Predicted 3D model of a 72-nucleotide RNA (transfer RNA) from Candidatus Amesbacteria bacterium RIFCSPLOWO2_01_FULL_49_25.
RNA sequence: GACCCCGUAGCUCAAUGGAUAGAGCAAGGGUUUCCUAAACCUUAGAUGCAGGUUCGAUUCCUGCCGGGGUCA
Numbered sequence: 001g002a003c004c005c006c007g008u009a010g011c012u013c014a015a016u017g018g019a020u021a022g023a024g025c026a027a028g029g030g031u032u033u034c035c036u037a038a039a040c041c042u043u044a045g046a047u048g049c050a051g052g053u054u055c056g057a058u059u060c061c062u063g064c065c066g067g068g069g070u071c072a
Stems, first nucleotide, its partner, number of pairs: 001071007010025004018055001027043005048064005
């Protein structure tokens, strides 16, 4: 330098055009316990950035940013 893949919650992952973006772990609060742990209930928390297409975009298109891989 060319090409390919990925970017969603603190972490690991779903959702591939449609209703309110979900789950596990973690975190806060509560119940229980002499206390802690465990268990149960509950709360908050996210689509890398900027445009475009569409009635509607996490999803499709373009550019940029970041990470990884192959080739040179």
The source organism's lineage runs through Bacteria, Bacteria candidate phyla and Candidatus Amesiibacteriota. It was read from a public genome assembly. Model confidence (mean pLDDT): 80 of 100. Its Rfam family is "tRNA". Gene Ontology term of the family: triplet codon-amino acid adaptor activity. Rfam classes the family as a transfer RNA.